[in-house]
Predicted 3D model of a 1572-nucleotide RNA (small-subunit ribosomal RNA) from a Lentisphaerota bacterium. Its Rfam family is "Bacterial small subunit ribosomal RNA". It was read from a public genome assembly.
RNA sequence: AAAAUGAAGUUACUACGGAGAGUUUGAUCCUGGCUCAGAACGAACGCUGGCGGCGUGGAUUAGGCAUGCAAGUCGAUCGAGAACCCUGGAGUAGCAAUACAACGGGGGGACAGAGGCGGACGGGUGAGUAAUGCAUGGGCAAUCUGCCCUCAAGUCAGGAAUAGCCUGCCGAAAGGCGGAGUAAUACCGGAUGUUAUCCCCCGGCGCAUGUCGGGGAGAUCAAAGGCGGGGAUCCGCAAGGACCUGUCGCUUGAGGAUGAGCCCAUGUCCUAUCAGCUAGUUGGUGAGGUAACGGCCCACCAAGGCUUACGGGUAGCUGGUCUGAGAGGAUGGUCAGCCACACUGGGACUGAGACACUGCCCAGACUCCUACGGGAGGCUGCAGUCGAGGAUCUUGGACAAUGUGCGAAAGCAUGAUCCAGCGACGCCGCGUGCAGGAUGACGGCCUUCGGGUUGUAAACUGCUGUCGUGAGGGAACAAUGGCGCGGGCGAUAACACCGUUCGCGUGUGAUAGUACCUCAGGAGGAAGACACGGCUAACUCUGUGCCAGCAGCCGCGGUAAUACAGAGGUGUCGAGCGUUGUUCGGAUUUACUGGGCGUAAAGGGUGCGUAGGCGGAUUCGUGUGUCGGACGUGAAAUCCUGCGGCUUAACUGCAGAACGGCGUCCGAAACUACGGAUCUAGAGUUCGGGAGAGGAAGUCGGAAUUCCCGGUGUAGCGGUGAAAUGCGUAGAUAUCGGGAGGAACACCAGUGGCGAAGGCGGACUUCUGGACCGACACUGACGCUGAGGCACGAAGGCCGGGGGAGCAAACAGGAUUAGAUACCCUGGUAGUCCCGGCAGUAAACGGUGUGCACUUGGUGUGGGAGGAGUUAUCCCCUUCCGUGCCGGAGCUAACGCGUUAAGUGCACCGCCUGGGGAGUACGGCCGCAAGGUUAAAACUCAAAGGAAUUGACGGGGGCCCGCACAAGCGGUGGAGCAUGUGGCUUAAUUCGAUGCAACGCGAAGAACCUUACCUGGGUUUGACAUGCGGCUGGAUGCCUGUGGAAACACGGGAGGCCUUCGAGGCUGCCGCACAGGUGCUGCAUGGCUGUCGUCAGCUCGUGCCGUGAGGUGUUGGGUUAAGUCCCGCAACGAGCGCAACCCCUGUGAUUAGUUGCCACCCCGCAAGGGAGCACUCUAGUCAGACUGCCUGUGACAAGCAGGAGGAAGGUGGGGAUGACGUCAAGUCAGUAUGGCCUUUAUACCCAGGGCUGCACACGUGCUACAAUGGUCGGUAUAGAAGGACGCAAGACCGCGAGGUGGAGCCAAUCCCGAAAACCGGCCCCAGUUCAGAUUGCAGUCUGCAACUCGACUGCAUGAAGCCGGAAUCGCUAGUAACGGUGCAUCAGCUACGGCACCGUGAAUACGUUCCCGGGCCUUGUACACACCGCCCGUCACAUCAUGGGAGCCGUCUGCACCCGAAGUCGCCGAUGCAACCCGCAAGGGGGCCAGGUGCCGAAGGUGUGGGUGGUGACUGGGAUGAAGUCGUAACAAGGUAGCCGUUGGGGAACCAGCGGCUGGAUCACCUCCUUU
Repeated sequence: AAAAUGAAGUUACUACGGAGAGUUUGAUCCUGGCUCAGAACGAACGCUGGCGGCGUGGAUUAGGCAUGCAAGUCGAUCGAGAACCCUGGAGUAGCAAUACAACGGGGGGACAGAGGCGGACGGGUGAGUAAUGCAUGGGCAAUCUGCCCUCAAGUCAGGAAUAGCCUGCCGAAAGGCGGAGUAAUACCGGAUGUUAUCCCCCGGCGCAUGUCGGGGAGAUCAAAGGCGGGGAUCCGCAAGGACCUGUCGCUUGAGGAUGAGCCCAUGUCCUAUCAGCUAGUUGGUGAGGUAACGGCCCACCAAGGCUUACGGGUAGCUGGUCUGAGAGGAUGGUCAGCCACACUGGGACUGAGACACUGCCCAGACUCCUACGGGAGGCUGCAGUCGAGGAUCUUGGACAAUGUGCGAAAGCAUGAUCCAGCGACGCCGCGUGCAGGAUGACGGCCUUCGGGUUGUAAACUGCUGUCGUGAGGGAACAAUGGCGCGGGCGAUAACACCGUUCGCGUGUGAUAGUACCUCAGGAGGAAGACACGGCUAACUCUGUGCCAGCAGCCGCGGUAAUACAGAGGUGUCGAGCGUUGUUCGGAUUUACUGGGCGUAAAGGGUGCGUAGGCGGAUUCGUGUGUCGGACGUGAAAUCCUGCGGCUUAACUGCAGAACGGCGUCCGAAACUACGGAUCUAGAGUUCGGGAGAGGAAGUCGGAAUUCCCGGUGUAGCGGUGAAAUGCGUAGAUAUCGGGAGGAACACCAGUGGCGAAGGCGGACUUCUGGACCGACACUGACGCUGAGGCACGAAGGCCGGGGGAGCAAACAGGAUUAGAUACCCUGGUAGUCCCGGCAGUAAACGGUGUGCACUUGGUGUGGGAGGAGUUAUCCCCUUCCGUGCCGGAGCUAACGCGUUAAGUGCACCGCCUGGGGAGUACGGCCGCAAGGUUAAAACUCAAAGGAAUUGACGGGGGCCCGCACAAGCGGUGGAGCAUGUGGCUUAAUUCGAUGCAACGCGAAGAACCUUACCUGGGUUUGACAUGCGGCUGGAUGCCUGUGGAAACACGGGAGGCCUUCGAGGCUGCCGCACAGGUGCUGCAUGGCUGUCGUCAGCUCGUGCCGUGAGGUGUUGGGUUAAGUCCCGCAACGAGCGCAACCCCUGUGAUUAGUUGCCACCCCGCAAGGGAGCACUCUAGUCAGACUGCCUGUGACAAGCAGGAGGAAGGUGGGGAUGACGUCAAGUCAGUAUGGCCUUUAUACCCAGGGCUGCACACGUGCUACAAUGGUCGGUAUAGAAGGACGCAAGACCGCGAGGUGGAGCCAAUCCCGAAAACCGGCCCCAGUUCAGAUUGCAGUCUGCAACUCGACUGCAUGAAGCCGGAAUCGCUAGUAACGGUGCAUCAGCUACGGCACCGUGAAUACGUUCCCGGGCCUUGUACACACCGCCCGUCACAUCAUGGGAGCCGUCUGCACCCGAAGUCGCCGAUGCAACCCGCAAGGGGGCCAGGUGCCGAAGGUGUGGGUGGUGACUGGGAUGAAGUCGUAACAAGGUAGCCGUUGGGGAACCAGCGGCUGGAUCACCUCCUUU
């Protein structure tokens, strides 16, 4: 919603009904676009393809067409009549039968003709058409209608021609001309006249003209016959006719039906960048014309008419179709209704009907024929063809059915139609088997190598038989009509005929041997397409390596790709599956249903006001909207429902419902509207007041700047970050006095006031607008809004005239800078000011249109009134108007708004619909110009945005820390050398590390080795591991020879374990698996490490807040080294970090005394020993320090400051310890490891070389430059380590390195010289007695070997260097600095390095402004790869689309004129002419035709406009494009805050002036608010 029952409650059944996702961000919410999932199609393309049914198929070039067919029919309208048949048949031939045959009769009827009807239907197409169309509903009293039906009346009697045929002529043909002659239902007079038309009268009706009916007199106007039957009567020789009758026709008229014509209302696409259009235009009168109304046409008169008109673009319209929940949107193929068209344009004829698809005439284009003179043609009918196209079928069968034309009928015709064919083009149905079957077979693929999966899938076993195949049978659609027979009825004189009806009989099938049925045989013949990153259902392997490619959107691909390609597997559909295109949906993304405009796109700059829209209270009427009922219509088909028919379905039949609409009539009267009357609450008027930078004009005033004059006065002034330009000794600046002139009005001054907005500020005067308060009275809805319109409208700008002090675009100079067309400075012109005019824009902002009403509050402030109270003022209370802040509900995406709404409603206006292109182009309007206003498209992107969140960042802020600065001490940067790196070189100079956080780093030690590099020589199961097979038995190995640089290769020789005698173990060789790789990838990884940073942070659970990201906790007040602790708090707790626990060190106690110690005691000359363990020391266990105590301070806290005690005091000092994370940080060369690569080499062995190479640059160090030193001599004092392939004493040798030798020591036992310092001598400021590089000679040591390429020693040599530019590093106490000592690695050593150890032993820190780094809070942000970020513009290159453009080309169209076909109409019409009239005739009349002419008139031509499209040298901007150039404009205070308007300037972003805005950070002040 419909239905049923019921009084109602109700009951039961059926049907229908709205889904979202991806993508902007680090994340979030919102806005907003793009994209996807759905359905559909006359489709096309790709791959694939078994059958059937029903549908459907030239959407493009309304481009051109060969061929065939698509409209004929009627002999019962007419003349003529071939073939053929029948018949008579002279004659000829023949003996005859017979054959042939002139001529005649009958039948027959081809082809063509006259005549009639039909060719106006059917069929096609959608070019044109935005209304002469269509749809819906009306009207015609303004009309016509062949055939058909009903009714009425008639059909009498004549005439003259003409086709065909025959004949002559012309022409190539098409065709034409002439002669003779002929018929009709062809043509023409006449008669009759029901009716009709004209005229008059009466009645009814109506919206005017009128119309309908009736009556009357007169006038005018018709016709055609054909066929059939027939008993009387008549004519006739007969046939037949008259006559009668039937039927089909014909004529006149009335009515009907059907069809058509005309008119009206409403509806019917886009565009205003089309706003005005119109002269037959609008109306009238008259005439013409038509079937009919009408400017339809014409003459005259009047001057009207229209307004989304006029113009442009596009388009056949509708029923319907697709989609959608619907409302809508899109569409109009097939079917059906209407319209238009028929090669293009024009025209009429005929006809009932046409201005006619297969008729005519003319013009044009095109094609064809031609004898060149002329002719012919029109597939947008059915097939078919070419062309164009992504693309659309057979030159089929049949008239059997349905229908149409003609006919009396049979019938004929029918590419209408019915069928068949082709196309998976669509919809529907069916099949390609079914059941069983696990060793889960083979194969494939994957694999963690175990297995998994394909998969009951197959094989195999059993079964079935649809479709297809073969065979057999085999339909429906067919019944009318005709004819024959019979019956009835009608008509008739009639039992003829005829018509009609019923029954019987007769015969008709293209589809088609099809549908369907039966049988046979056998699982036999029948599955693919797409997808598998998310959306979206479905995952792995291999190949590839930002390539090749994919892609609907987001996006994949740069060596481990579920995204490319292949494969396996899987998913979804299935004779289809995908793709493309289009439409609707999703899209509430144009919002009627159903959106918005403070900041996302969007409120007009402001007011006044026209049209319009909307509008207070009461009452009466009308009945516009509105509501109810009835009737008509809304074609059929379609959709829906029910019931049927094809086996089902698709398809289809019948019925119903529906068709949301329109019209007519009747009714209702609340609301709305209209008309009348009334009211006062809206609005306005009046009176009385006070407030105000409201406006205009005039007058006046003082302060200040500048200039001029004069005085005083002297060397500077001015200006800046610092300077300079500039001014000044010709006297500036400064200062005093006087004067001139222009502009602006300090304080008052206030989120105070006024105004519509822009805006308005010294005082006074005049004129003037508005608002507010209070009060009675008056008007009586006079109101609100407001498209167009009009007015006002900051600054800048323009024109003309004045004025010009200061300021100041442009300009000039000076600075700054890489540059500086800027910021800063010195000058300075327009302008700024006034008058008159123009311009009309701003961030013209509250980014908030106007008006009215309603909805909790608090607190300021401006103007007024009232109350209470007071002697009085203020304070206080109430109220109206304005102006602020805070805040409730509510709203909002949030921010926020919040009685001054962004809340809740009403009314009206303006505006928005992704970003860019662009507020641009073109066009219009305005302007002197600048420009304003209105305002697109192509193209391009997947975003662009708003608010808020977390970070990060800021040349933002606050607080705090750190050797961060400062204060200090010592260095580096300069020199020489060492060492590392870069670079260069090289056969190789192996590789890695590269800001801090690479560079004395990996490397705690490269001569060979190491070694990875290079050159050369060699090996190939390998230098090394494991397994298998075969062979070997001389194991490996050892000795030895030859070649060689060695490795290695080739030889010779000796020699062997075990045994159960099979073998085992082991070895070698061959072969196969495999080894090997310092080859690549640290951006595939593990592990480890560096760094921020020993910085104080990083999180979680629960709760709470927020739509959410997220916040809270962790912020705040204090405090700390510390997120350390305390307090507070919507938080309460917890974890990882901090701290503590661990180690060393500082004090003490205790335990234990050897190798340690030696005070006391003993021995010894001494060394030392005994004894001892007190002390030192060693190394175990403990103690101690905790802000515990005191004072002060603090908030009674945490803590802090000071003090006491103490070895040590506020973490005592040092170490180990490194949160969540960051840097794709480092390392595949330490090891491990995925993948890739290599395998007689990128593996392995060897020799030599290289890693050490040197114009140069940098880092880290050492040694110095000297007197706080050097040198010589003397004297004293450590700690910690190491030592057996070792440390090595005493002794001896050597100047020395070192050598000889070897006591002692596996270590508190033995070994291993401390130096600076201190004492004394010399040096005397110099390239030195400084410094020691470099070089020469001679040596020592290690080692197989010191040439490349070791260290050390001695002698000799004696370079640079005299304290180091810019800059830069370390360190806050046992620290820096200075001094030496040890150890690891190691044969030795390039160690001056690293790691440790002790000795001597400072200075300074006011402090946190600044530099660097970090922590917390806050703020801004266009950043999030996170400031090493983002990002703007010119220029250059490439590509794309587009504007302008001298023009050029096309197309459409207006106007004017010329020419003027066909043809209608008008006029003339001498020629020609049968019908009628006159006439005997000739002839004439009337009329007709040819012909001529006039108006109109298509195509064509000329001229001149307009619209539109294409093209165009050149030119303008725009868009896009991994790595171009120049700068740095914007985002942070973006380093000069930004932006808006305007003007000027400049390579460019931009800069500057003037006015405006906050959508500006920061600091201070003022005011207000909140809380106490």